This is a predicted structure of a 377-nucleotide RNA (Bacterial RNase P class A) from Gemmatimonas sp. It matches the Rfam family "Bacterial RNase P class A". It is annotated as a ribozyme.
[in-house]
RNA sequence: UCGGUCGGCCGGACGGUCGCGUCGCGCGAAAGUGCGCCGAGGAAAGUCCGGGCUCCAUGGACACGCUGCCAGGUAACGCCUGGGCACGUCUGGGACACCUUCCAGGCGUGACGGACAGUGCAACAGAAAGGAAACCGCCUUCGCGAAAGCGGAGGUAAGGGUGAAAGGGUGGGGUAAGAGCCCACCGCGCGCAUGGCAACAUGCGUGGCACGGCAAACCCCAGCGGGAGCAAGGCCAAAUAGGCGGCGAGCAGCAGUCCUCUGCGAUCAAGACGCCGCGGGUUGGCUGCUAGAGCGUACGGGCGACCGUGCGCCGAGAGAAAUGACCGUCCGGAAUUUCGGUUCCGACAGAACCCGGCUUAUAGGCCGGCCGUCAUC
Numbered sequence: 001u002c003g004g005u006c007g008g009c010c011g012g013a014c015g016g017u018c019g020c021g022u023c024g025c026g027c028g029a030a031a032g033u034g035c036g037c038c039g040a041g042g043a044a045a046g047u048c049c050g051g052g053c054u055c056c057a058u059g060g061a062c063a064c065g066c067u068g069c070c071a072g073g074u075a076a077c078g079c080c081u082g083g084g085c086a087c088g089u090c091u092g093g094g095a096c097a098c099c100u101u102c103c104a105g106g107c108g109u110g111a112c113g114g115a116c117a118g119u120g121c122a123a124c125a126g127a128a129a130g131g132a133a134a135c136c137g138c139c140u141u142c143g144c145g146a147a148a149g150c151g152g153a154g155g156u157a158a159g160g161g162u163g164a165a166a167g168g169g170u171g172g173g174g175u176a177a178g179a180g181c182c183c184a185c186c187g188c189g190c191g192c193a194u195g196g197c198a199a200c201a202u203g204c205g206u207g208g209c210a211c212g213g214c215a216a217a218c219c220c221c222a223g224c225g226g227g228a229g230c231a232a233g234g235c236c237a238a239a240u241a242g243g244c245g246g247c248g249a250g251c252a253g254c255a256g257u258c259c260u261c262u263g264c265g266a267u268c269a270a271g272a273c274g275c276c277g278c279g280g281g282u283u284g285g286c287u288g289c290u291a292g293a294g295c296g297u298a299c300g301g302g303c304g305a306c307c308g309u310g311c312g313c314c315g316a317g318a319g320a321a322a323u324g325a326c327c328g329u330c331c332g333g334a335a336u337u338u339c340g341g342u343u344c345c346g347a348c349a350g351a352a353c354c355c356g357g358c359u360u361a362u363a364g365g366c367c368g369g370c371c372g373u374c375a376u377c
Base pairs, nucleotide, nucleotide: 002372003371004370005369006368007367008366009365010364012330013329014328015327016326017325018324020039021038023036024035025034026033027032041348045359046358048357049356050355051354052353053229054228055227056226064225065224066223067222068221069083070082071081072080073079084112085110086109087108088107089106090105091104092103093102094101095100113220114219118218119217120214121213135160136159137156138155139154140153141152142151143150144149168186169185170184171183172182173181187209188207189206190205191204192203193202194201195200233287234286235285236284243278244277245276246275247274248273253264254263255262256261294313295312296311297310298309299308300307301306331346332345333344334343335342336341
C1' cells in the first nucleotide's frame, strides 16, 4: 500500500433568547407567579431469555415445559469468553496432463448428548428403501432356428437406469461373469498407549465390514424449572348507598324464595325509622421509587469473558406522561456557483419498578486488531 475480515467509540459543538416538566425556596386566600437546581438512549424499542424485589402457595414422586460438544465467567441465563469437531469462505504452499485433491493460516456459521434400549418415518420415481432387490445389461447351460435371434433354468450388485439416499471407496488380483472372495491404501468399528482438566487429537494393533439416514418423530440420558406480577405489595381515609353490631323508638307477628313443615316471638321479637360504632376500600392520597449485581479512574491478577483493591462521583423519577423552538459562530454532508458565496439538511428513535443479555432500527464519522500480497528501510 492493496485484498480478506473482525471489533471498539462518537452520533453535532459552544454561547444567547423564549417555552415545557418535576423538585426546593419566596409571595399569594386560591388560581397563579418570581428565583434556583436538574431534565432520555445506545438502542429508552421488541417484551424474546435470565435475575432482583413483592405477595400468594409450599410433603414427595410422576406428568408437563425448557436446555444439551468441553472447560471457564456470572447473581443467573437459551448470554459471554477460550478450546475441540464439522461445514462455508478468503489467502498462501504442495501434488497433478485435466477433473480434482492435500496441508497451513485468517474469518464466519452450527438445536453440536444418544440411532448396537425400544417404537417409528422416507412423498414421487424405481424391480428393490434396510438383515433388500434382477428392470436393462453381463455370464453359464438347455430347447427351437440356416442365421440374426427368441424362450426356459440358474449365477451375478462390476456397468446402465430411478432417487435426497441403492447396503463401504479407489486400484490390483481373481473369476464363466462377478463379488471384501483375496490384497494394498483410505474410511469405519473395537482395544491399547501417549498428550490434554476435558471435549478431542495422534500413533500402534486388530476385525473383512458386521453397525446407512432422520431424535427441529416418539423416546432414552443428564441438568434446570411453584404461581402471579409495581394495576406487585404496604399505610391512610371523608361522604352516599348497601352489610354487621349496639342503643333508642315502635307494631303482633316474623324468618327460612313459595307450599308443607320447622324455628323464633306478649319474659314485647324481626323488618321499616333515627343515632352511634365496626367493617370493606373507589381510575382517591401517601408509599414502594430509584445509591445500584451503579459509573469513572489508577494499580494488580487472568490468553480472555471477567475479578480484586484504592480514590473520586451522583446522572429523570411522574401523572397517560415535560425533555422543544429560534438566533449567532463553528463542524459534517448535499445541490449550485461569476469560486467570494448562496440554499437546504444533521440518522434511528424516545424513559414509566430496577438490573444482566439477545434481537431489531440507525444518515454520517473516527480509531484499532488478525491474516496475506507488493514496495522501501